[in-house]
The part of an RNA shown here (large-subunit ribosomal RNA, half B) has 1147 nucleotides and comes from Ochromonas danica.
Context: one part of a larger RNA
RNA sequence: UUAUGUUGAAGGAACUCGGCAAAUUAGCUCUGUAACUUAGGGAAAAGGAGUGACAUUUUUUAGGUAACUAAAAAUUGUUAUCAUUGAAGAGGAAGAAGCGACUGUUUAUCAAAAACACAAGUCUCUGCAAAUUCGAGAGAAGAAGUAUAGAGACUGACACCUGCCCGGUGCUGUAAAGUGAGGUGGAGAUGUUAAGACAUCGAAAUUAAGCUCCAGUAAACGGCGGCUGUAACUCUAACGGUCCAAAGGUAGCGAAAUUCCUUGUCGGGUAAGUUCCGACCUGCAUGAAUGGUGUAACGACUUCUUCACUGUCUCCAGCAUAAUCUUGGUGAAUUUGAAAUAUCCGUGAAGAUGCGGAUUACUUGCGGUUAGACGGUAAGACCCCGUGCACCUUUACUAUGAUUUUAAGUUGUAAAACUUUAUAUUUUGUGUAGAAUAAAUGGGAGCGAAAGCAAUAGUGAAAUACCAUUCUUAAUAUAAAAUUUUACUUAAUUCAAAAAAGAAAACAGCUUAUGAAAGGUAGUUUGACUGGGGCGGUCACCUCCUAAAAAGUAACGGAGGUGUGCAAAGGCAAUUUCAAGUUUUAUAGACUGUAGCGUAUAAUGGCAUAUAAUUGCUUGACUGUGAGAUUGACAAAUCAAACAGAGAUUAAAAGUCGGCCAUAGUGAUCCGGUGAUUCAAUGUGGAAUGGUCAUCGCUCAACGGAUAAAAGGUACGCCGGGGAUAACAGGCUGAUGGUUUCUGAGAGUCCAUAUCGACGAGACCGUUUGGCACCUCGAUGUCGGCUCAUCACAUCCUGGAGCUGAAGUAGGUUCCAAGGGUUCGGCUGUUCGCCGAUUAAAGUGGUACGUGAGCUGGGUUCAGAACGUCGUGAGACAGUUCGGUCCCUAUCUGCCGUAAGUUAAGAAAAUUGAGAGAAUUAAACUCUAGUACGAGAGGACCGAGUUAAGUAAACCAAUGGUGAAUUGAUUGUUAUAUCAGUAGCAUUGUCAAGUAGCUAAGUUUAUAAAAAAUAACCGCUGAAAGCAUAUAAGUGGGAAAUUUUUCUUAAAACAGAUUUUCUAAAUACGUAAAAGAUUAUUACGAAUAAUAGUUUUUAAAUGUAAGAGUAGUAAUAUUUUUAGUUUAAAAAAACUAAUACUGUUGU
Repeated sequence: UUAUGUUGAAGGAACUCGGCAAAUUAGCUCUGUAACUUAGGGAAAAGGAGUGACAUUUUUUAGGUAACUAAAAAUUGUUAUCAUUGAAGAGGAAGAAGCGACUGUUUAUCAAAAACACAAGUCUCUGCAAAUUCGAGAGAAGAAGUAUAGAGACUGACACCUGCCCGGUGCUGUAAAGUGAGGUGGAGAUGUUAAGACAUCGAAAUUAAGCUCCAGUAAACGGCGGCUGUAACUCUAACGGUCCAAAGGUAGCGAAAUUCCUUGUCGGGUAAGUUCCGACCUGCAUGAAUGGUGUAACGACUUCUUCACUGUCUCCAGCAUAAUCUUGGUGAAUUUGAAAUAUCCGUGAAGAUGCGGAUUACUUGCGGUUAGACGGUAAGACCCCGUGCACCUUUACUAUGAUUUUAAGUUGUAAAACUUUAUAUUUUGUGUAGAAUAAAUGGGAGCGAAAGCAAUAGUGAAAUACCAUUCUUAAUAUAAAAUUUUACUUAAUUCAAAAAAGAAAACAGCUUAUGAAAGGUAGUUUGACUGGGGCGGUCACCUCCUAAAAAGUAACGGAGGUGUGCAAAGGCAAUUUCAAGUUUUAUAGACUGUAGCGUAUAAUGGCAUAUAAUUGCUUGACUGUGAGAUUGACAAAUCAAACAGAGAUUAAAAGUCGGCCAUAGUGAUCCGGUGAUUCAAUGUGGAAUGGUCAUCGCUCAACGGAUAAAAGGUACGCCGGGGAUAACAGGCUGAUGGUUUCUGAGAGUCCAUAUCGACGAGACCGUUUGGCACCUCGAUGUCGGCUCAUCACAUCCUGGAGCUGAAGUAGGUUCCAAGGGUUCGGCUGUUCGCCGAUUAAAGUGGUACGUGAGCUGGGUUCAGAACGUCGUGAGACAGUUCGGUCCCUAUCUGCCGUAAGUUAAGAAAAUUGAGAGAAUUAAACUCUAGUACGAGAGGACCGAGUUAAGUAAACCAAUGGUGAAUUGAUUGUUAUAUCAGUAGCAUUGUCAAGUAGCUAAGUUUAUAAAAAAUAACCGCUGAAAGCAUAUAAGUGGGAAAUUUUUCUUAAAACAGAUUUUCUAAAUACGUAAAAGAUUAUUACGAAUAAUAGUUUUUAAAUGUAAGAGUAGUAAUAUUUUUAGUUUAAAAAAACUAAUACUGUUGU
């Protein structure tokens, strides 16, 4: 010093995030017991009394035949104590709020809760071969159950209740229309072929679920408004207007586990209340089974208060035990580049034992302490990065199990209805004109028994009789096919079944194909730049500046444009000169006019011989090539004479012309389409298909384009890296911040400067907020508090001064000054702040926002949970709320102690004191003096004294505390055979006292007085400068600061100090304590001895021992007896031990 116990004066939560921890309470009997209440509770409520021992009397119960035994209860009296559940075991209590009804469950190993569960309520599904679930299947659970059953979901006892919205998303229903795969269908097309034909492609039409559509449904997912006017003070708005919506939040509650602003406002409690309780309503962002509001009981839950209680604290002290320490024995681990390992200032990859300078420092241990060694531990968990991983989510992408739809197969029979097709028979056909209902075409002059019809004529586009063929409309019959419905079971198949019988039935089931829906499951994606990342912005091309006079040149530097347009806005030729202004009434005209106009468009550079404007004629906005250059990492990009062709255009011609005054108007490759093609053609011929030329399809805009096709969460996280990159701290900077100077507009009645000081200018500091990203990510622990400090001074108090708008007192402001000091509480995690009460004052800052290998852990910042808000969701929130593991044996340096060795000519003793450190304080009162001053009220300086606060040191006579080896009392039990007397254990068993020692709250002392040189400031004399001037020469005063003085330490102070004494001395060894971790120090050691033990006596403590007598039935009392016992204190000296042999150093 720590741990575990134990006691504590006075106070009693002042401690602290918080009464954490500890203390209090406690059993039994009697008494007594509130609000509230679900009438059960609450309740052991609270509060109060009693409790031993002995004797007496009585009753009850159980057992027993009984005698009696055991247990319980009551009555009366006696008796002892500080104390009678005498020890142990054994509730502290009350009031209020939140949440959850309750008992229960949970993160084994940081969360026990408000989370989960729960009885109860509601919704949905399910008729039995049940729904649901597991399984590839067989099969199984459900269930040997049957809707009072089973499953899923939400809420969560009970009471009062549970509003509005169906627009969105789900779910359910409906089936008219649209859409809708495979299948059916087959118009038609292609290829080959001599042909039959074969092969391939294939439109219309037809067809399911689903979707669209239409309804229903919220105890399904969910949602539940603005603006504005108005009442006779003002305010407010019962009332009105208007917009929007599916509906606009009802009852209730409300600064709340929800309220940001906010410590809202008011009230209560407190001396003082960021918490708490009651209200208000301005609800950032309450609200009704994601349940709302209440609620008795319950809770190791959270919050507030009171009583009791206490070492939590003021403020610590003593004691016990175990460690620590010494000796003997045994004997690890962490860590470790090597170490011969100092301080300050500086430097430096920006915080040095190691570099520079200065200073300090003899050598080596031991005990302590942790300020540093950016200490140890763990390749940082925060942050960023990785074309890393994992898990989770979803209306990311793509798949897929199960589900469901349709078709075909397994798959049979019958009937009816309806539809389609084919064949047969029959039937149907009205423009006008024309006898008149002319289907069309061909033949046709006759046909018929006759009546008559037709021809002829006429009408008309077409002419009729009769014959043939065909179209159209409809019906019937037959055949085939499809669909629907109703039946059947001689068979399929399924169920059931001992068997027989039975149930279902061509459905179901199963197989294949197919559509729908589909986080149930899976694989993946989810960009980069970036003064960290995210949010925001940007990403290609063109123009200018930056750009530093070649070219080129960056930034999340400063400005703007583009993703086209034009058949003329192209080509050629000719002609003309613009804008603006003057003149003129005005146009025209004239004049000035290098360009300010115009040039499709941004800007820049060009352009008047015009590249501009107008007019005329036109298509070179051509085909095939391309020397040579420019510019690029490349791929690309740009310019281009010349040649051939069309021999076109224009011009008289030379010539010009391969788009536009130039620079933007864009996209590689793959893949696919279209046209052309004297290309290839899988035995041959063709063809399919490909190649070549031309051309088309990308806001592939993240624009050199990863894929045809892609979003999120992680606080449950993981890995690899980074100080290439953030959060803390340091560094640089100093915008911001702070301090200060100058100037002086103005305020101050007057007057800039008693005081205040605008607009401005400068400097300093490195405490704010920042910027930068330089050390540290193979770890530099982060706010606040506690503890312990240390420095600066820009001074809060105390000290000394100047000025004052200083009468005094009290102030203001400035200068000097860092010696000392600088409070206790309420609230909050707070720093801060507000408040209460004091004070001389309640300073500002630095020190890794000093200090976690010193403590704490309330806050922040892991995992649990809830509220509000956001999000479809997983989840998220510098929003809130409850809960939540703080390791380290010290090697070095440093610091505090304590030794050994050596050192200065042997030893001992005593000094000096260079140096170092400590200390340094302030108040109130009295006198001077109610004086100076002042109208008064009030009220001093200077000086003298008293008290006594703070701080520090020492001490224990007194006051107290403790006092675990003292004394006594006492409970339970064990032992001593028993009684008596004692002893052990139960926290020292408990309780009452208490010696020595230690100790504070106690006592004593100190903080005194003075000197020196000074600061600001005030002077004397005094020139430069005949004056003035405190200064230049000279010379004074002047402060708690400085130096002395005081105290402690200090010859290891290299000028190796001084004085005295001696020839010895020291040590080892022993007995010890006023000393002490060990050492050391100190006392003594052989008789001239009291160092310790022991003995005796005393002091002091306790409180009257044992034994015996006496009294009493007994407990017990009383006498012997102020006895007996006794640790540390004092004295004495009979005894024991300080023996003996010696050793070492040494002039």
Taxonomically the source falls in Ochromonas (Eukaryota, Sar, Ochrophyta, Chrysophyceae).